A computed fold for a 473-nucleotide part of an RNA from a Flavobacteriales bacterium, annotated as small-subunit ribosomal RNA, 3' major domain.
Context: one part of a larger RNA
RNA sequence: UGACGGGGGCCCGCACAAGCGGUGGAGCAUGUGGUUUAAUUCGAUGAUACGCGAGGAACCUUACCAGGGCUUAAAUGCCCCGCCGAUAUAGGUAGGCGUUCGAAAGGCGCCGUAGGGGCAAGGUGCUGCAUGGUUGUCGUCAGCUCGUGCCGUGAGGUGUCAGGUUAAGUCCUAUAACGAGCGCAACCCUUGCCGGUAGUUGCCAUCGGAUAUGCCGGGCACUCUACCGGGACUGCCGGCGUAAGCCGUUGAGGAAGGAGGGGAUGACGUCAAAUCAUCACGGCCCUUAUGUCCUGGGCGACACACGUGCUACAAUGGCCGAUACAGAGGGCUGCGACCCUGUGAGGGGGAGCGAAUCCCGGAAAGUCGGUCACAGUUCGGAUCGGAGUCUGCAACUCGACUCCGUGAAGUCGGAAUCGCUAGUAAUCGCGCAUCAGCCAUGGCGCGGUGAAUACGUUCCCGGGCCUUGUACA
Repeated sequence: UGACGGGGGCCCGCACAAGCGGUGGAGCAUGUGGUUUAAUUCGAUGAUACGCGAGGAACCUUACCAGGGCUUAAAUGCCCCGCCGAUAUAGGUAGGCGUUCGAAAGGCGCCGUAGGGGCAAGGUGCUGCAUGGUUGUCGUCAGCUCGUGCCGUGAGGUGUCAGGUUAAGUCCUAUAACGAGCGCAACCCUUGCCGGUAGUUGCCAUCGGAUAUGCCGGGCACUCUACCGGGACUGCCGGCGUAAGCCGUUGAGGAAGGAGGGGAUGACGUCAAAUCAUCACGGCCCUUAUGUCCUGGGCGACACACGUGCUACAAUGGCCGAUACAGAGGGCUGCGACCCUGUGAGGGGGAGCGAAUCCCGGAAAGUCGGUCACAGUUCGGAUCGGAGUCUGCAACUCGACUCCGUGAAGUCGGAAUCGCUAGUAAUCGCGCAUCAGCCAUGGCGCGGUGAAUACGUUCCCGGGCCUUGUACA
């Protein structure tokens, strides 16, 4: 100087408390451990691994296993010999057919402008304890440093401490310090209010026409869309205070207050943290194989154990009928209205739309009416049987969906444990990426309905500042 303390002081955070909903019990989905296996490819492992790399494992992917092939090789460049070509110091050197072979890859033979040799290959093999780059975490925490000066023999200290204040090393006052840098804040995006500009979306608001619909004429007022600007600054009032700043029942005004809400943004560093399998790269290793191609299998195994989820155990509920209201996205080997057909998944036709114009597209919870009466049930839907649809060369291992039947466990979950402070939790549906299809209950977004509680900081956890002890560095 740090680190640590079941030392002290001050202060924060859904850290506790207060409250709401879960997990831990059940069934299933998914990841992991273990076990099994020819292989169940590899990595990730307290917090910071475990619906993680996977934003799509039937083949492919694929890195694994079994079997079968190839050896300049899957790709690209160059050189030599040969061949075609029109002499060239132009250019080209591809493809096709057949097989008593084969599962394919490939082999063999033939045709043809013919191929052969060589130099560079290739490796998801090892080392993240050789590395770059990228990432997690402490932590969006308020810290981490420097120049000069001053103090100390020196390591170093001071500044950065103290008194206030703040979300903040934020600002003020004081001060052997005075300044400065990286962080904080602001500048950026989005959302909330207003104005301007602009109208093939919107509107009967206003006028006219039409059986229904902004459908038509007409019009940019409104909604909206998209660009530009305004708006909030403790600016005003009162109180406290040297100041910074704090307080105010609803102080006023204002759409909005005291950082309005959300996002992007992650200082010096820590964990020899993660990644040689995104990529790059040092070293080491393989080179008729540790390279490469193919067929099939595996990554999907199942006595078990754990994590994360979904669906439930019902009556503020299930079922049936009627009926209302979104936002954000996507669409051309696509979205597909509408018609016909099928109980249905779907099938047959097919308008429109490269889309504020057409389509996906009926949002659901909700509301109104009916039914069920507490039961393993009209709850719950696992499992299994049968029949189908679709994608795809192909759904046996191993796809999703539909219909009929079957109806399991489960009556609110031990010890323990997680999330959340407001348009949040809870609950309801919708969309997208990946994608032929899909094992999505995952991920990322979007809107609808919409709470309860916070006395307080003693305690648990993590963190900041000051101080103290130390046999630790």
The full RNA is in RNAcentral, with records from SILVA. NCBI's taxonomy places the organism under Bacteria, Pseudomonadati, Bacteroidota, Flavobacteriia, Flavobacteriales.